[in-house]
Context: one part of a larger RNA
RNA sequence: UGGCGGGGGUCCGCACAAGCGGUGGAGCAUGUGGUUUAAUUCGAUGAUACGCGAGGAACCUUACCUGGGCUAGAAUGCGAGUGCCGUACCGUGAAAGCGGUAUUUCUAGCAAUAGACACAAAGCAAGGUGCUGCAUGGCUGUCGUCAGCUCGUGCCGUGAGGUGUUGGGUUAAGUCCCGCAACGAGCGCACCCCCAUCACUAGUUGCCAUCAGGUAACGCUGGGAACUCUAGUGAAACUGCCGUCGUAAGACGCGAGGAAGGAGGGGAUGAUGUCAAGUCAUCAUGGCCUUUAUGCCCAGGGCUACACACGUGCUACAAUGGGUAGGACAAAGAGUUGCAACACGGUGACGUGAAGCUAAUCUCAAAAACCUACUCUCAGUUCAGAUCGUAGUCUGCAACUCGACUACGUGAAGCUGGAAUCGCUAGUAAUCGUAUAUCAGCAAUGAUACGGUGAAUACGUUCCCGGACCUUGCACA
Numbered sequence: 001u002g003g004c005g006g007g008g009g010u011c012c013g014c015a016c017a018a019g020c021g022g023u024g025g026a027g028c029a030u031g032u033g034g035u036u037u038a039a040u041u042c043g044a045u046g047a048u049a050c051g052c053g054a055g056g057a058a059c060c061u062u063a064c065c066u067g068g069g070c071u072a073g074a075a076u077g078c079g080a081g082u083g084c085c086g087u088a089c090c091g092u093g094a095a096a097g098c099g100g101u102a103u104u105u106c107u108a109g110c111a112a113u114a115g116a117c118a119c120a121a122a123g124c125a126a127g128g129u130g131c132u133g134c135a136u137g138g139c140u141g142u143c144g145u146c147a148g149c150u151c152g153u154g155c156c157g158u159g160a161g162g163u164g165u166u167g168g169g170u171u172a173a174g175u176c177c178c179g180c181a182a183c184g185a186g187c188g189c190a191c192c193c194c195c196a197u198c199a200c201u202a203g204u205u206g207c208c209a210u211c212a213g214g215u216a217a218c219g220c221u222g223g224g225a226a227c228u229c230u231a232g233u234g235a236a237a238c239u240g241c242c243g244u245c246g247u248a249a250g251a252c253g254c255g256a257g258g259a260a261g262g263a264g265g266g267g268a269u270g271a272u273g274u275c276a277a278g279u280c281a282u283c284a285u286g287g288c289c290u291u292u293a294u295g296c297c298c299a300g301g302g303c304u305a306c307a308c309a310c311g312u313g314c315u316a317c318a319a320u321g322g323g324u325a326g327g328a329c330a331a332a333g334a335g336u337u338g339c340a341a342c343a344c345g346g347u348g349a350c351g352u353g354a355a356g357c358u359a360a361u362c363u364c365a366a367a368a369a370c371c372u373a374c375u376c377u378c379a380g381u382u383c384a385g386a387u388c389g390u391a392g393u394c395u396g397c398a399a400c401u402c403g404a405c406u407a408c409g410u411g412a413a414g415c416u417g418g419a420a421u422c423g424c425u426a427g428u429a430a431u432c433g434u435a436u437a438u439c440a441g442c443a444a445u446g447a448u449a450c451g452g453u454g455a456a457u458a459c460g461u462u463c464c465c466g467g468a469c470c471u472u473g474c475a476c477a
Base pairs, nucleotide, nucleotide: 001477002476003474004473005472007471008470009469010468011467012466013465015461016460019424020423021422022421023420026315027314028313029312030311031310032309033308034306035305042053043052064301065300066299067298068297069296070295076125077124078123081119082118083117086103087102088101089100090099091098092097105116106115107114108113127290128289130288131287132286136284137283138279139278140277141275143273148187149186150185151184152183153182154163155162156161167178168177169176192267193266194265195264197235198234199233200232201231202230203229207224208223211222212221213220238261241255242253243252244251245250317417321376322375323374324373325372326371327370333364334363335362338357339356342353343352344351345350383414388409389408390407391406392405393404394403430453431452432451433450434449435448436447
């Protein structure tokens, strides 16, 4: 100087407490361990691995296994030489491939020849998802959006170092104020973007108050530029005003005004460093290893196995509910290899035909919880839907291993879950649907966004956990 303490002081955080809803029990989905296997590819492993890399494993992907093949090789460059390539066909084969037959390469030129294109022997450069993340770059997690981490000059100390950065207040903040052998500065904090209010500008594809026309109905039409909205520019919030306290910074006020009040809500942004944290399998790269194989091509299988254990989820156990019928209200996004209105067929998944749309124009699109009416009456049920049988639909060369969906039948466990444990402080939790990426299709109950309905509680900081500053002890460095 740091680190540590079941030392002290001060302070903070859904850390506890106060509440609400879960997990742990059931079935299923998914990931992991284990076991099994020819292979179940590899990585991630307390917090900081386990719906993680994977934002899509039937083939491909694919790295694994079995079998069949190639050896300058699957790709690219140079290349003697050849005229191929393509097309049609034959044999063999599971395919990859191997063997063979037929066939005028193109341009300039009379030609020789030159150029282009294709194939291609030898040779030169290959390749490796092989090892080492404890050789590395880059990227990432975590402490932590915590308030810290440093430097120049000066001063103090023999020196390591100290001071500044400590102290008194204050703040979300090393934020600011006052004081001080310090005076300044840098990286962090804040300053940025979106949303919430208003004004101006602009009105098409969006809007329709006033006027007119028209319809079974609809901004449908003329028209309008008000309103909503769209998207650009501004205004607005600063403890600015008032009161109390305070030297100041600032704190407090069911004070005013205001759409918003003391950081208004959310996002982006992650200092110096820590964990030899993670990643050589995104990529790049040193070293090592391999070169008729640890490289490359192909078919089939596997990554989907299953006495079991754990994590993360979905659906339930019902009446604040289930079923049937009718009615209402979003936001955000996607679409030409696409979204598809509408009509017809089908109980349905869907099929057939087909308008419009490269989209504020057309389509996906029905929002669902909700409201109204009827029914069920506490039961393993008109709850719950696993599992299984049969018949189908769609995608795709191909749904056996191993896809999703539909219809009919079947109707398991489950009556609120031990010890323990998790999330959340407001438009939050809880609950309800919607969309997208990936994608032929989909194992999505995942992830990421979007809106609808919409709570309870916080006395407080003694205790548990983590962190910050000062101080003290130390058998630690």